[in-house]
RNA sequence: GAUUUAUAAAGAAGCGUGGAGAGACAGGCUCGAUGAAACGCUAGCAACCCCUUCUAACCGAUCAAAUCGGAAAGAAAAAAGGUGCUAAGUCCUGCCCCGAAGAAGGUCUUUGGGGAACUAUAAACC
Numbered sequence: 001g002a003u004u005u006a007u008a009a010a011g012a013a014g015c016g017u018g019g020a021g022a023g024a025c026a027g028g029c030u031c032g033a034u035g036a037a038a039c040g041c042u043a044g045c046a047a048c049c050c051c052u053u054c055u056a057a058c059c060g061a062u063c064a065a066a067u068c069g070g071a072a073a074g075a076a077a078a079a080a081g082g083u084g085c086u087a088a089g090u091c092c093u094g095c096c097c098c099g100a101a102g103a104a105g106g107u108c109u110u111u112g113g114g115g116a117a118c119u120a121u122a123a124a125c126c
Stems, first nucleotide, its partner, number of pairs: 001126001003124006013042005021031003025094004043086003048082002052076004058070004095115009
């Protein structure tokens, strides 16, 4: 980097270095010298992986049962580990479908709902 699957209205920030940008992209809007990005340290959130506990289809050992070993899946937890995350709903919108209101006169503005795409993160795989 490609592919697949899942998730994205919840949650969680201080300090130091740094010194002007940041929020993916476009438009909007917002954050920023009361200090942006980035880096470091510490703390935290969460529960994707791992781990732990309980339940457990099923599989193996056994003639069979009991028992022992393993185990899909479900529930819980968060002590340890691997990522991630810690302004605003993925900040909002973007493409399609179904509505509502207003202006105007065949377009525009505002707005509700659903779906997709994009993006991000995780896990698996190449």
Molecule: SAM riboswitch aptamer (S box leader)
Organism: Cyclobacteriaceae bacterium